[in-house]
RNA sequence: CCUCUGGAGAGACUGUAAGCAAACGUGGUUCGUUAGCGAUUGUUAUUACAGCGCCGAAGGCGAAAGUGAGGCUGACUUGUCAGUCACGCGAAACGCUCAGGCAAAAGGACAGAGG
Numbered sequence: 001c002c003u004c005u006g007g008a009g010a011g012a013c014u015g016u017a018a019g020c021a022a023a024c025g026u027g028g029u030u031c032g033u034u035a036g037c038g039a040u041u042g043u044u045a046u047u048a049c050a051g052c053g054c055c056g057a058a059g060g061c062g063a064a065a066g067u068g069a070g071g072c073u074g075a076c077u078u079g080u081c082a083g084u085c086a087c088g089c090g091a092a093a094c095g096c097u098c099a100g101g102c103a104a105a106a107g108g109a110c111a112g113a114g115g
Base pairs, nucleotide, nucleotide: 001115002114003113004112005111006110011052013051014050015049016048017047018046019043020042021041022040024038025037026036053102054101055100059098060096061095062094066089067088068087070085071084072083073082074081075080076079
């Protein structure tokens, strides 16, 4: 890295617009049917925008004691000690919530098996 298996949390939230559907009105036509337009109602786990609440286990960011090897300064027993500076480790399943997520599916840190 590939395959299989397991794998948590938290509103199927609210509003507006669009879309879709229904019957009504309007309208055109010889008639019938259909389109268009108008306002109404409904719907949506479909799209866009906005709002409030919430979750942490893609990714991202943050972080102490302690510790490691150094730089500089000082002291003296001259290779040790002290001070100081930035860096590494500590570091993660912690913290943040930028990203992501809040039915199922998908995703999913991590774990097990096989290659």
A computed fold for a 115-nucleotide RNA from Shewanella electrodiphila, annotated as Glycine riboswitch aptamer.